The prediction has a mean pLDDT of 86. This is a predicted structure of a 76-nucleotide RNA (c-di-GMP-I riboswitch aptamer) from an Actinomycetota bacterium.
RNA sequence: UUCGAGAAACGGCAAACCCGCCGUGAGACGGGGACGCAAAGCCAGGGACCUCGACCGAGGCAGCCCGGCUACCGAA
Numbered sequence: 001u002u003c004g005a006g007a008a009a010c011g012g013c014a015a016a017c018c019c020g021c022c023g024u025g026a027g028a029c030g031g032g033g034a035c036g037c038a039a040a041g042c043c044a045g046g047g048a049c050c051u052c053g054a055c056c057g058a059g060g061c062a063g064c065c066c067g068g069c070u071a072c073c074g075a076a
Base pairs, nucleotide, nucleotide: 006073012037013036017032018031019030020029022027035063041069042068043067045066046065047064049060050059051058052057
């Protein structure tokens, strides 16, 4: 120095719920709020689940799993 691991530290993100707003809907966005998270950063490629419409199409979801890309600190 790099890889892995994950103690400490600086910080970070933000579930449910409430309000506003968009959408047929799943749900997204903004504000409040913290259940949690060492990738709870990004990507819809493969599944699962959910929605709309039908004979199989379009969508949602990354905080469900797998996969890909990137990243702060740097003890055992």
The sequence was found by an Rfam model in a public genome assembly.
Of the family's consensus pairs, 94% are formed in the model.
Rfam family: c-di-GMP-I riboswitch aptamer. Gene Ontology term of the family: cyclic-di-GMP binding.